[in-house]
Molecule: transfer RNA
Organism: Armatimonadota bacterium
C1' cells in the first nucleotide's frame, strides 16, 4: 500500500438483504419471597445505532467521506 469483515444499552449479540415505534440475554435498581444471603417472581432505569455528508415523507438499514479495531495478501528489511 490492496482486499476483506466488524462497529447496536454496562457485557456478549440479534434487527440490515426487502428503509416504517431501536430489541434480546445476562447485569444493574426497586419491590415480594426468606430467620438472612442466594433462588423463583413482578415491576422499572439505561442506547448520539463509531463520525461526517447525502438520498427520501421516513436511514441502525441505501450511497459517499473519514475513524477505530481484526483477517488476508503486496511491498520494505
Nucleotide at each position: 500500500c490492496g482486499g476483506g469483515g466488524c462497529g447496536u444499552g454496562g457485557c456478549u449479540c440479534a434487527g440490515c438483504u426487502u428503509g416504517g415505534u431501536a430489541g434480546a440475554g445476562c447485569g444493574c435498581u426497586c419491590g415480594u419471597u426468606u430467620c438472612g444471603g442466594g433462588u423463583g417472581c413482578g415491576a422499572g432505569a439505561g442506547g448520539u445505532c463509531g463520525g461526517g455528508a447525502g438520498u427520501u415523507c421516513a436511514a441502525a438499514u441505501c450511497u459517499c467521506c473519514c475513524c477505530g479495531c481484526c483477517c488476508c495478501g503486496a511491498c520494505c528489511a